[in-house]
The RNA shown here (Bacterial RNase P class A) has 397 nucleotides and comes from Cellulomonas gilvus ATCC 13127. A source record names the gene rnpB. RNAcentral holds the sequence, with entries from ENA and Rfam. The prediction has a mean pLDDT of 78. It matches the Rfam family "Bacterial RNase P class A". Gene Ontology terms of the family: ribonuclease P activity, dimeric ribonuclease P complex and tRNA processing.
RNA sequence: UGAGUCAGUCAGGCGGCCGCGUCGGCAUCUCCUUCGGGCGGUGCCGCCGAGGAACGUCCGGGCUCCGCAGGGCAGGGUGGUGGGUAACACCCACCCGGGGUGACCCGCGGGACAGUGCCACAGAGAACAGACCGCCACGGCCGACCGGUUCGCCGGACGGACGCGGUAAGGGUGAAACGGUGGUGCAAGAGACCACCAGCGCACCGGGUGACCGGUGCGGCUAGGUAAACCCCACCCGGAGCAAGACCAGACAGGGAGCGUCCGAGGGCUGCCCGCCCGAGCUCCCGGGUAGGUCGCUGGAGGCGUGCGGCAACGUACGUCGUAGAUGGAUGGCCGCCACCCGUGCGGGGGCAACCGCGCACGGGGACAGAACCCGGCGUACCGACUGACUCAUCCG
Numbered sequence: 001u002g003a004g005u006c007a008g009u010c011a012g013g014c015g016g017c018c019g020c021g022u023c024g025g026c027a028u029c030u031c032c033u034u035c036g037g038g039c040g041g042u043g044c045c046g047c048c049g050a051g052g053a054a055c056g057u058c059c060g061g062g063c064u065c066c067g068c069a070g071g072g073c074a075g076g077g078u079g080g081u082g083g084g085u086a087a088c089a090c091c092c093a094c095c096c097g098g099g100g101u102g103a104c105c106c107g108c109g110g111g112a113c114a115g116u117g118c119c120a121c122a123g124a125g126a127a128c129a130g131a132c133c134g135c136c137a138c139g140g141c142c143g144a145c146c147g148g149u150u151c152g153c154c155g156g157a158c159g160g161a162c163g164c165g166g167u168a169a170g171g172g173u174g175a176a177a178c179g180g181u182g183g184u185g186c187a188a189g190a191g192a193c194c195a196c197c198a199g200c201g202c203a204c205c206g207g208g209u210g211a212c213c214g215g216u217g218c219g220g221c222u223a224g225g226u227a228a229a230c231c232c233c234a235c236c237c238g239g240a241g242c243a244a245g246a247c248c249a250g251a252c253a254g255g256g257a258g259c260g261u262c263c264g265a266g267g268g269c270u271g272c273c274c275g276c277c278c279g280a281g282c283u284c285c286c287g288g289g290u291a292g293g294u295c296g297c298u299g300g301a302g303g304c305g306u307g308c309g310g311c312a313a314c315g316u317a318c319g320u321c322g323u324a325g326a327u328g329g330a331u332g333g334c335c336g337c338c339a340c341c342c343g344u345g346c347g348g349g350g351g352c353a354a355c356c357g358c359g360c361a362c363g364g365g366g367a368c369a370g371a372a373c374c375c376g377g378c379g380u381a382c383c384g385a386c387u388g389a390c391u392c393a394u395c396c397g
Base pairs, nucleotide, nucleotide: 001393002392003391004390005389006388007387008386009385010384012338013337014336015335016334017333018332020049021048023046024045025044026043027042028041029040031038032037051368055379056378058377059376060375061374062373063241064240065239066238075237076236077235078234079233080094081093082092083091084090095109096107097106098105099104110232111231115230116229117226118225119224132171133170134167135166136165138163139162141160142159143158145156146155147154148153179197180196181195182194183193184192198222200219201218202217203216204215205214206213207212245295246294247293248292254286255285256284257283258282259281266278267277268276269275302321303320304319305318306317307316308315309314340365341364342363343362344361345360346359347358349356350355
C1' cells in the first nucleotide's frame, strides 16, 4: 500500500422564514355557574417534541382481567456442556463437527442396536441388497489347429455363441453399492484368513464441574441416510390482551311501575316554617353502566461514569443524568452559512525509498424509516463516514 476479519461510534451543526402537537401563562369569544370559577374555540408568549432500527410482531417478561386444591392426559415448545438473566428460541465461555492460507466464520448439535415409515431419478440391485458387463468351474454344440488311428473316430490345447452355477476383487449407475491398503488363499473370488490403519462396542487408567479429551486391553471383523417423518427420552408452558382493565356517567324516541288530579303531586314568593298564589302532572326504573369523558400513560429489570468480583455474558457499591405521550393520530418544509465524504483539475510540501499528508476551484452526495402500555431479545431495511484490535499478500529501507 492492497485485500480482508472482528468489535464499536455516528448517521450532521448553526441561523432566518413558514407550519404542527402536548403542557403552562396571558388575552378574547360562546355557553354554564353555587359568582369562586369551569368546558370549549381563537390569538400571542414560553418549555419540550422519534430510532438504531421507533419496523416485522417472531420469541421472552412486567402489568391487567378471567381461571386455578393437587396430580394426570391431550396440545405446544425447547434440545451438546457449564454459566448469565425477571425470562427467553437471547447472551457469554467451552466441547464436538464443518469451512477458510489466516484473522475468523457456520451448525434446528438428544436418540436411527425400542418400534414403524420413507429413500425420487439413474441403475441388474437401495437395507437381513444385488449377477447387467466382466472373471471362473461344469455341460453339450460349432469353427479352425496339433497328435494318434483299425479311417468309424479318440485325446489335447484355443476361440465363439448357449445353458446351468460360483464370484461383490474390476467396469458401469448413483448423493449413497455393505470398511481401506498390502499379502495369504482360491477354479475365479471374498474379513475366508493375516498385518497395519480407520471406525464401532465394552472394560480399565489419567485429565476436566461437565460436554468431552488422551492412553491401554479385549471383542466381533463393519454397522447406510432420514426424527423442521411418526415416535422415544429429559425439561418447560393456564387463557386473553392497554380495543387489557378501573372510575364518572348522559340526551331523544319508546316501554314499565308508583304517587296525584279539590282529601291536590309539583312549582313560585323564599335559605327554612307559617301564610298567599298558580295549578295536572310528577318521580323512579328499563333504554344503558350504552354514547361520551377521565384514569391506566410513562421513572423503568433505565442511561452514563468510576471502583470491586468474574476469562466473559453479567453482578454489585457509589456518584451523576433526566419533561414525546398523540387518539384519525404532532415531531415538517424552504433558504443561507459551516462542517463531512466522493470525483475531476491545479498548486505547493515531507521522506533515503516504497509512498504519504496539505491548500484552492468546480461538480455531486446524505439512506432506511417513523413512537401509540412498557421493557429484554431476535430478524429484516439502510447513502455512507469514522475509530480500535487483528490477519494475509505485496513493495521499500